[in-house]
RNA sequence: CUGAGAGUUUGAUCCUGGCUCAGAGCGAACGCUGGCGGCAGGCCUAACACAUGCAAGUCGAACGAACCCUUCGGGGUUAGUGGCGGACGGGUGAGUAACACGUGGGAACGUGCCCUUUGGUACGGAAUAACUCAGGGAAACUUGAGCUAAUACCGUAUGUGCCCUUCGGGGGAAAGAUUUAUCGCCAUUGGAGCGGCCCGCGUCUGAUUAGCUAGUUGGUGAGGUAAAAGCUCACCAAGGCGACGAUCAGUAGCUGGUCUGAGAGGAUGACCAGCCACAUUGGGACUGAGACACGGCCCAAACUCCUACGGGAGGCAGCAGUGGGGAAUCUUGCGCAAUGGGCGAAAGCCUGACGCAGCCAUGCCGCGUGGAUGAUGAAGGUCUUAGGAUUGUAAAAUCCUUUCACCGGGGACGAUAAUGACGGUACCCGGAGAAGAAGCCCCGGCUAACUUCGUGCCAGCAGCCGCGGUAAUACGAAGGGGGCUAGCGUUGCUCGGAAUUACUGGGCGUAAAGGGCGCGUAGGCGGACAUUUAAGUCGGGGGUGAAAUCCCAGGGCUCAACCCUGGAACUGCCUUCGAUACUGGAUGUCUUGAGUGCGGGAGAGGUGUGUGGAACUCCGAGUGUAGAGGUGAAAUUCGUAGAUAUUCGGAAGAACACCAGUGGCGAAGGCGACACACUGGCCCGUUACUGACGCUGAGGCGCGAAAGCGUGGGGAGCAAACAGGAUUAGAUACCCUGGUAGUCCACGCCGUAAACGAUGAUUGCUAGUUGUCGGAGUGCAUGCACUUCGGUGACGCAGCUAACGCAUUAAGCAAUCCGCCUGGGGAGUACGGUCGCAAGAUUAAAACUCAAAGGAAUUGACGGGGGCCCGCACAAGCGGCGGAGCAUGCGGAUUAAUUCGAUGCAACGCGAAGAACCUUACCAAGGCUUGACAUAUACGAGAACGGGCCAGAAAUGGUCAACUCUUUGGACACUCGUAAACAGGUGGUGCAUGGUUGUCGUCAGCUCGUGUCGUGAGAUGUUGGGUUAAGUCCCGCAACGAGCGCAACCCUCGUUUUUAGUUGCCAUCAUUAAGUUGGGCACUCUAGAGAGACUGCCGGUGACAAACCGGAGGAAGGUGGGGAUGACGUCAAGUCAGCAUGCCCCUUACGUCCUGGGCUACACACGUACUACAAUGCUACGGACAAAGGGUCGCAAGCUAGCAAUAGCAAGCCAAUCCCAUAAACCGUGGCUCAGUUCAGAUUGUAGGCUGCAACUCGCCUACAUGAAGGAGGAAUCGCUAGUAAUCGCAGGUCAGCAUACUGCGGUGAAUACGUUCCCGGGCCUUGUACACACCGCCCGUCACACCAUGGGAGUUGGCCACGCCCGAAGUCGUUACUCCAACCGUUCGCGGAGGAGGAUGCCGAAGGCAGGGCUGAUGACUGGGGUGAAGUCGUAACAAGGUAGCCGUACCGGAAGGUGUGGCUGGAUCACCUCCUU
Repeated sequence: CUGAGAGUUUGAUCCUGGCUCAGAGCGAACGCUGGCGGCAGGCCUAACACAUGCAAGUCGAACGAACCCUUCGGGGUUAGUGGCGGACGGGUGAGUAACACGUGGGAACGUGCCCUUUGGUACGGAAUAACUCAGGGAAACUUGAGCUAAUACCGUAUGUGCCCUUCGGGGGAAAGAUUUAUCGCCAUUGGAGCGGCCCGCGUCUGAUUAGCUAGUUGGUGAGGUAAAAGCUCACCAAGGCGACGAUCAGUAGCUGGUCUGAGAGGAUGACCAGCCACAUUGGGACUGAGACACGGCCCAAACUCCUACGGGAGGCAGCAGUGGGGAAUCUUGCGCAAUGGGCGAAAGCCUGACGCAGCCAUGCCGCGUGGAUGAUGAAGGUCUUAGGAUUGUAAAAUCCUUUCACCGGGGACGAUAAUGACGGUACCCGGAGAAGAAGCCCCGGCUAACUUCGUGCCAGCAGCCGCGGUAAUACGAAGGGGGCUAGCGUUGCUCGGAAUUACUGGGCGUAAAGGGCGCGUAGGCGGACAUUUAAGUCGGGGGUGAAAUCCCAGGGCUCAACCCUGGAACUGCCUUCGAUACUGGAUGUCUUGAGUGCGGGAGAGGUGUGUGGAACUCCGAGUGUAGAGGUGAAAUUCGUAGAUAUUCGGAAGAACACCAGUGGCGAAGGCGACACACUGGCCCGUUACUGACGCUGAGGCGCGAAAGCGUGGGGAGCAAACAGGAUUAGAUACCCUGGUAGUCCACGCCGUAAACGAUGAUUGCUAGUUGUCGGAGUGCAUGCACUUCGGUGACGCAGCUAACGCAUUAAGCAAUCCGCCUGGGGAGUACGGUCGCAAGAUUAAAACUCAAAGGAAUUGACGGGGGCCCGCACAAGCGGCGGAGCAUGCGGAUUAAUUCGAUGCAACGCGAAGAACCUUACCAAGGCUUGACAUAUACGAGAACGGGCCAGAAAUGGUCAACUCUUUGGACACUCGUAAACAGGUGGUGCAUGGUUGUCGUCAGCUCGUGUCGUGAGAUGUUGGGUUAAGUCCCGCAACGAGCGCAACCCUCGUUUUUAGUUGCCAUCAUUAAGUUGGGCACUCUAGAGAGACUGCCGGUGACAAACCGGAGGAAGGUGGGGAUGACGUCAAGUCAGCAUGCCCCUUACGUCCUGGGCUACACACGUACUACAAUGCUACGGACAAAGGGUCGCAAGCUAGCAAUAGCAAGCCAAUCCCAUAAACCGUGGCUCAGUUCAGAUUGUAGGCUGCAACUCGCCUACAUGAAGGAGGAAUCGCUAGUAAUCGCAGGUCAGCAUACUGCGGUGAAUACGUUCCCGGGCCUUGUACACACCGCCCGUCACACCAUGGGAGUUGGCCACGCCCGAAGUCGUUACUCCAACCGUUCGCGGAGGAGGAUGCCGAAGGCAGGGCUGAUGACUGGGGUGAAGUCGUAACAAGGUAGCCGUACCGGAAGGUGUGGCUGGAUCACCUCCUU
């Protein structure tokens, strides 16, 4: 000094796993904004092209000459010769994967200037530039002749030392300048610094690059270099490199460092510093100490410029600057004052190195934009529940201050005597005045920060998840808030988070991941003891690890950034000394690992040969007759030419029943009749032998089911393909009848499977219990027990695991070695390689696309899964519906309108408990506009209400008459007119809502607290055994309790007691026509209060329970019958048209008034009722018995009239009093006699009645007449379990009138239930699931359309690379008989020699050319698959037993998913059986 996580897969959970975010950084760019200063930085792209200026000169103390000045002493300037320097400094990163760089070593070298040692510096010679003359050229420049100097050049001498040597010897130097001092020069010694060379180690990616190499590797000799060396050449040998990755390809300057990170690492190599490489591209040498030379030379090429067309010139990757490219990177500035460099003796000159300034918020650091007080909490804005809240002490106002900027004055250090570009700068003093100075992003979660309006899946946002379809904290705006601040955001890139490549620090049963199995090479790892060594390892010392950077301490700029000084560090490399436990090397020994021997043993281990019986099929013969076969049912098929069946005989091929067993053997694949032969492995016992001989195993080699391929056989059965028959909407399938490859054998290929224990091999250790197979031993009670070794199962502890589970046969604890994984899809695909006859196998990507894909477990839901149970669910019955007529409702079609809603159950005699007008919402026509209705205001006028008359269809309009109180001002209520608020809407949205209702369902369920279990979602409780109508109760149980539901409490009916008797009743007494009256309240009844029923009692069953069964008693018995009562929730279920209500819409109309019409229509289809089809009936007459209701705008007795509906008159009753009101079915008697009837009553005609303003559209009733369909209703379907069904009537509500509907009431009054297999619905438990919007789910493939990337592709067109050949510039080197030549030598002075130059020529040789090749890019008609895309087509493959279980390999077939054959797997549900385990 030292480590943070979050969002996102699901209904929820845990895990795996990817994607994304928060951090830091930058040579950055872009958007908005911008006050000051300090310190840094500033072409990352085109190593693209460059105008202009500058960037390397200097020396007259080397030399001659020219010119100028002169105080005549001399001085100065300069082109040229000569010397030194232009190899430094400065730039750039193209090339380079290399001794290029880093680090550490080494020996065979060079070295100008500098330091140092020793010695020398003598004598001569020949030229040449400048200059002069004469030429050429446009220019650049250049030719000839002549003169001349030197520190230029040459020779001789000397030579201590130096170099070479065959040890005899040989070679070889110098320069002067100057008055002196001194500076030079030559040789030499040593050094310093610098440079060249060699070596160890380190240094990117690709194996879809596996072999590379002929000067290649080595030797000898020669050449060559400053120097070792194949550096070069000749000859000889055949080596050298490579899986520890050669070669090839791609990419790249390397390092100190920088960024990040806890670190290990990862990324990077701007600025500063070290090294390298390059200088338009390619080649080459010259000079020199040093170059193969950025501002030198030659050649070739491209480009640019000049030209008189003959020729020439150039190289900013120096500093500025220009164009271009690009998202993007500055001034054609000042100065040599400082530091440094070159030359010079020096003065000095030169220096775009450097020192400074300019531009840019590019970065880091610092400062400011004011401070204090200030409540009426101002105004304005925003929100609002309208009260207020907030902006907000914020402002204003008052009092202060002056940093920065501005103005004025002074004024440095850097310089040590002089010299200052910076610069009148830094800094100091004074002055004025709050004065000149704030923005950017964000506010759904991650992530700090919320409201209003606008918009309405539009416009838009978005880093991920995701927002937006009328109430958006997610878009846009505003107010408010949060963050940072001269900046803030965005984009790009790097590291981090990411333990998401895991050395530190991951995994592989099911998530991605164990090779199909073995043998074995290299490699890795390896038993016990001893000695030795010291490579690894550890310790001490030495050298090195440049400086800068980082860190620490101190110091200097006012602080900081920045800078300075010192320390530490630089985790590394080399070397030396030491230690020896461990590993390694060497040596020796050992036996426990491993192996051998000997004695036994089991076995479907393998190969070959042979043999056997059963069955199937075929053939022959016999018997025999009409069918057989096949299926869910059929048909194709076979059969009277004799099938099937049955008997005998024969043939052929394939497979081996029972035994048979989670039994055996094998490495795996796999192996099953019997016998023989050959053969592999294993186990047990013994402990005789060897003595670590072992384990694993990249490559390699071998084996390897099924299918498939080749050649030749064989072919009974089965059976892809195929054919036919069925099924079906179709059926390229499932089912059936046939049937070929194939299945079998031999030989050869293929090399893959769910080749699975989805679990690599080996070794050791870590509780047990119990089966079974093979052996051995011990004991005895001789068939048992115990011990032990090896295999094979089940359960289970610790431990492990995400869980499931594994658990001595590990998925535990450790060790060794190998293989493999890194999100899903694309894809195990393309291309390339290898293998294969082919099919194909193996190796194996990318673009693009998604934010998931996945594992295990949980809760539900679902299943054409299972178990248990219930329900008029089925069954058993009774009666219906569906057929007819009619009523009513709906659909449809129609219409000006046929108002609207309700639509499976759970709409359809429903809203509607009653449409002629009204209702009424619809249509047509006509009116009104503060309105038909409400509230309040102002003004004006008037009574209002009501009535009469006229027009009109009415609404409406016109007109006539006409108040009250009063203080005489006016006022009350009402009406009319005007104005402006507002009214009004059955207009929309039931998917914005309240309320309410339906439904599952009166089904028995739905939950909670605490505890416990589980990482968790969750579970437990609530499951289990019984029982119940019931989660009802009992028992058991890690649960114990509780709540909402069930039940009970409530109402009613059934029994009874008591109280009370009027309008009710009448036993006794009296009375009457009559409970009529007296009387009575016993009874009935009425309606208050009670009692009664609780499985209480008995017996049985059951578990000594709950409970059930039977019985007694009782009016009633096991909830006594009926009702009310509807848990948590589901269906975005119904209703905005009952009502209420948000939002939207209309406002002379979508409001309102009125008349008429419509809702009543009608080819048809459906639902629900009514009436029937008749004799258990109809009809006529007579007779009997209810309950519950209603009644004053009413019910109406009674009398009268009418055939009747009804009418007239009229008592009683506001009701236990009167009325509606005769109940009907029923009983009795008569008729009808099986027929479209004396059944049925539709339809129609006529005549009436009633209600009502009004019965035409469109009411009900009556009478007479008419007399339709209908003879028991197909498929299908409904209700009902007892006072029920069926049947019979009565009443009520609505209502003027209208009932086959609805709601109630009573009368008569059944049948059947064996039972739960099946249909439907429901409850509980369990199971599978890829569903969770929950099966009306999910989901696959072809086809069609659009877009995207990609493979193939006749080809086309670039780039790079190497090889072969041709040509061959410059140039070094070699040769030279041609030409030329001052120095030296000889000379007979003619010349010759030595040597040199030129030319020519030879080798090498750049660019270029030709030919073939390799790698790579772009493009290409057409074509292949892939991906993506709210609502396309065809099917339904998968998920449930997914309706034929699914999947893997392979083959064939098919529009497509796919189907079928063959072998394999369970990652298959269900049922049964067997075996085993636990208790």
A computed fold for a 1479-nucleotide RNA from uncultured Brevundimonas sp., annotated as small-subunit ribosomal RNA. The source organism's lineage runs through Bacteria, Pseudomonadota, Caulobacterales, Caulobacteraceae and Brevundimonas. Its Rfam family is "Bacterial small subunit ribosomal RNA". The sequence is in RNAcentral, with records from MGnify.